[in-house]
RNA sequence: CAGGCAAGCCAGGUGGUCGCGGCACCCUGGCGUGCCCCUCGUACCACCGUGGGGCAGGCGGGGUGUCGAGGAAAGUCCGGACACCGCAGAGCAGGGCGCUGGAUAGCAUCCAGCCGGGGAAACCCGAGGGAAAGCGCAACAGAGAGCAGACCGCCAGCGGCCAUCGGCGAGCUCGUACGAGGCCCGAGGAUGGUGCGGGCAAGGGUGAAACGGUGGGGUAAGAGCCCACCAGCGGCCCUGGCGACAGGCCGGCUCGGCAAGCCCCGCUCGGUGCAAGACCAAAUAGAGGAGCGUUCGAGGGUUGCUCGCCCGAUGCUCCCGGGUAUCGGUCGCAUGAGCCGCGCGGUAACGCGCGGUCGAGAUGGAUGACCACCCGCGACAGGAUCCGGCUUACAGGCUUGCUAAAGGG
RNA sequence: GCGGGUGUAGUUCAAUGGCAGAACGUCAGCUUCCCAAGCUGAUAGUGCGGGUUCGAUUCCCGUCACCCGCU
Numbered sequence: 001c002a003g004g005c006a007a008g009c010c011a012g013g014u015g016g017u018c019g020c021g022g023c024a025c026c027c028u029g030g031c032g033u034g035c036c037c038c039u040c041g042u043a044c045c046a047c048c049g050u051g052g053g054g055c056a057g058g059c060g061g062g063g064u065g066u067c068g069a070g071g072a073a074a075g076u077c078c079g080g081a082c083a084c085c086g087c088a089g090a091g092c093a094g095g096g097c098g099c100u101g102g103a104u105a106g107c108a109u110c111c112a113g114c115c116g117g118g119g120a121a122a123c124c125c126g127a128g129g130g131a132a133a134g135c136g137c138a139a140c141a142g143a144g145a146g147c148a149g150a151c152c153g154c155c156a157g158c159g160g161c162c163a164u165c166g167g168c169g170a171g172c173u174c175g176u177a178c179g180a181g182g183c184c185c186g187a188g189g190a191u192g193g194u195g196c197g198g199g200c201a202a203g204g205g206u207g208a209a210a211c212g213g214u215g216g217g218g219u220a221a222g223a224g225c226c227c228a229c230c231a232g233c234g235g236c237c238c239u240g241g242c243g244a245c246a247g248g249c250c251g252g253c254u255c256g257g258c259a260a261g262c263c264c265c266g267c268u269c270g271g272u273g274c275a276a277g278a279c280c281a282a283a284u285a286g287a288g289g290a291g292c293g294u295u296c297g298a299g300g301g302u303u304g305c306u307c308g309c310c311c312g313a314u315g316c317u318c319c320c321g322g323g324u325a326u327c328g329g330u331c332g333c334a335u336g337a338g339c340c341g342c343g344c345g346g347u348a349a350c351g352c353g354c355g356g357u358c359g360a361g362a363u364g365g366a367u368g369a370c371c372a373c374c375c376g377c378g379a380c381a382g383g384a385u386c387c388g389g390c391u392u393a394c395a396g397g398c399u400u401g402c403u404a405a406a407g408g409g
Numbered sequence: 410g411c412g413g414g415u416g417u418a419g420u421u422c423a424a425u426g427g428c429a430g431a432a433c434g435u436c437a438g439c440u441u442c443c444c445a446a447g448c449u450g451a452u453a454g455u456g457c458g459g460g461u462u463c464g465a466u467u468c469c470c471g472u473c474a475c476c477c478g479c480u
Base pairs, nucleotide, nucleotide: 001408003403004402005401006400007399008398009397010396012374013373014372015371016370017369018368020068021067022066023065024064025063026062027061028060030059031058033056034055035054036053037052038051040049041048070380074391075390077389078388079387080386081385082273083272084271085270089307090306091305092304094269095268096267097266098265099113100112101111102110103109114128115126116125117124118123129264130263134262135261136258137257151204152203153200154199155198158195160194161193162192163191164190165189166184167183168182172181173180174179212230213229214228215227216226217225231254233251234250235249237248238247239246240245277331278330279329280328286320288319289318290317291316292315299311300310301309338357339356340355341354342353343352344351345350375378410479411478412477413476414475415474416473419433420432421431422430427463434452435451436450437449438448439447456472457471458470459469460468
């Protein structure tokens, strides 16, 4: 140096021509609306109407200026704002979260740590409460898989039999003592094989997992049976830390896995989503029929169920008949937990203060097309109520900091 | 835009966390003079990527595709 790791930033640029959406201003006066003045209908006034003029804003047309997608606008996975419903009370059911401390409006997010895992390191990853509350699961293989088990194996003992070696003290028979048959019992058998019941769990073997690991002692053989170290568990114990936890000491030696199986514990959640919801107009006929019901209440109020609560008699349901807005318009709708800079506090997330700034708002839905030049030849992709996160997609480039094992110079 | 659901063989459906099956289809063989039917055999799959677990079609997360409802 290439390489690796972390954090942050950019997301083709410039010029020209044409085009699109919002807003502001100007021009025009085609369309309809409102108001005012004059005129006539009629002797006067009011209303109404005829004709003419002026003003206002709306729609349309033209012009000028200005602004006009993203880091993910995406998936709609979390958390909120906002709006409505019965202001959300109780029980049951159900969902979500889960090491500790902090940040925040809140979160499954973020920050700082702990523990575990990976890497040589920088650093990265982790849905990380409880398996001594209970129920449940573990196929196949294997002797044994849930208060486990003995296939091979190791071991002393006992009885019978066999083989080899050894002995002749007692007892039986033969025989002249020796010796032979035979016997090996109480001193007087040994080794090996086989069998039986028994001890063991070290070794072999099975499995994802076999009731601690290594070494030594011990033993008939063995075993936490005993000891040392290690691992794990427990302890009104000690030290450090807010805490998760870490270190030490002591204890008896001590079996686990799955809760992203049911479950238990702790915390938390009312429901529905801008198609929420609010406002604006015109028209007509409830004058029809049937059923239910009027405080002992039908029915309704979108909550998963029950209770509670509220509305409820000009009521509710069905049939019949009539009317109405271009799949009507306006608001909600963009000044907000906003963005930028500086200072202070904090390790940080973040908070506080001061100053500056306004940066899309459509409703068939706007950012584009063409040309020229330059470079490193341009990825993923586009708002639709808004905000904070997460996740997923993505050509390449820039800046800063950190790391140094193997390899090249 | 907002909300809900489903993905297993070519097709229609099964499958307690423990060897993924059935029917129809397709292909080959037998049978027949030939075809059909029948008999025998074969064929091929959990949408994709991770995680939990000894082990995942099943449980969890992400993603993709499809379907449904609401003015």